[in-house]
RNA sequence: GUAAGCCAAGUGACUGCGCAGUAUGAAAGAAUUACUGUGAGGAAAGUCCGAGCUCCACAGGACAAGGGUGCCGGAUAACGUCCGGUGAUGGCGACAUUAAGGAAAGUGCAACAGAAAUAAACCGCCCCGCUUUUUAAGCGGAGCAAGGAUGGAAAGGUGGGGUAAGAGCCCACCGGCGGCACGGUGACGCGCCGCGUCCCUGUAAACCCCACCCGGAGCAAGAUUGAAAUGGGAGCACUCAAUGGCGGUCCGUCACGCUCCCCGUAAUCGCUGGAGCUGUCUGGCAACAGGCAGCCAAGAUAGAUGGUCACAUAAACAGAACUCGGCUUACGGCUUGC
Numbered sequence: 001g002u003a004a005g006c007c008a009a010g011u012g013a014c015u016g017c018g019c020a021g022u023a024u025g026a027a028a029g030a031a032u033u034a035c036u037g038u039g040a041g042g043a044a045a046g047u048c049c050g051a052g053c054u055c056c057a058c059a060g061g062a063c064a065a066g067g068g069u070g071c072c073g074g075a076u077a078a079c080g081u082c083c084g085g086u087g088a089u090g091g092c093g094a095c096a097u098u099a100a101g102g103a104a105a106g107u108g109c110a111a112c113a114g115a116a117a118u119a120a121a122c123c124g125c126c127c128c129g130c131u132u133u134u135u136a137a138g139c140g141g142a143g144c145a146a147g148g149a150u151g152g153a154a155a156g157g158u159g160g161g162g163u164a165a166g167a168g169c170c171c172a173c174c175g176g177c178g179g180c181a182c183g184g185u186g187a188c189g190c191g192c193c194g195c196g197u198c199c200c201u202g203u204a205a206a207c208c209c210c211a212c213c214c215g216g217a218g219c220a221a222g223a224u225u226g227a228a229a230u231g232g233g234a235g236c237a238c239u240c241a242a243u244g245g246c247g248g249u250c251c252g253u254c255a256c257g258c259u260c261c262c263c264g265u266a267a268u269c270g271c272u273g274g275a276g277c278u279g280u281c282u283g284g285c286a287a288c289a290g291g292c293a294g295c296c297a298a299g300a301u302a303g304a305u306g307g308u309c310a311c312a313u314a315a316a317c318a319g320a321a322c323u324c325g326g327c328u329u330a331c332g333g334c335u336u337g338c
Stems, first nucleotide, its partner, number of pairs: 001338007010311006017039007041317001045328002048326005053218004066214005071085005086100001087098004101209002106207002108203003122148002124144002127141006156174006175198001176195005182189002222269004231262006243255004276295008
């Protein structure tokens, strides 16, 4: 240099906090107090994918629209993830990366430079004719893509033959296209034969075409219980009396009654035992799967997991909020293979 793996602190003392259990308390529950147990991460982060779960929509299906994915095989609950390969690219190398369906369905774009960008004569090369005294120059005609020049890209490349000069014009090799055979599950590889009419640029992280996949919102999802007061609605009553407001008083007028519903501080659940973790064995190159044994390891709701001291001494990135599988990003130290 390159690849893989591991750790993210420990012990003791003092002092706090959350949760659980036991005791205390008690009609019951809560509070209190004591003891015991337990208490963040490899990324808890970004919220970028895929799921579980919940509610909404939906008979079932198809099409359209919109979005996503795009070599092959495998893994997985699933994936845009992972593993193993193929091709291509990069590296002297160990190894790394993945931009990988279709450009003869159609459309668009290709700036600048350059004569010309899918279509060629600017310079140049060669031949013929005429003119000038000339093997040279000028003019006119015809041929040429070999050389120069421009460009990311100029009509396959290298070499030889050939020619007036040239050219797949002809030949060999390489490349390209097509066919056949063999190997491989496959992507593909390898060999042989044919084709010089070898018809043809790039771009699809441009539109587009093809194949496959996809309902929406998210734990502030959602479920249960639901006090007082206030507010709203419906029904009953609205006879008398009392009370209160307006009013100096009377009269008058309004409210105050009962039942039900809605709304509803909040509480409980969801909430952590799970596609779970550890060890070991078996199968597999691996991702992973299976067997056996053991284990339970935060669950708050303004949010606990902290602080001080000692051991030479703890330090980088960083703090759970429904839960898993990934990806991405941030970052300290150690070990091993090559």
The RNA shown here (Bacterial RNase P class A) has 338 nucleotides and comes from a bovine gut metagenome. Model confidence (mean pLDDT): 75 of 100.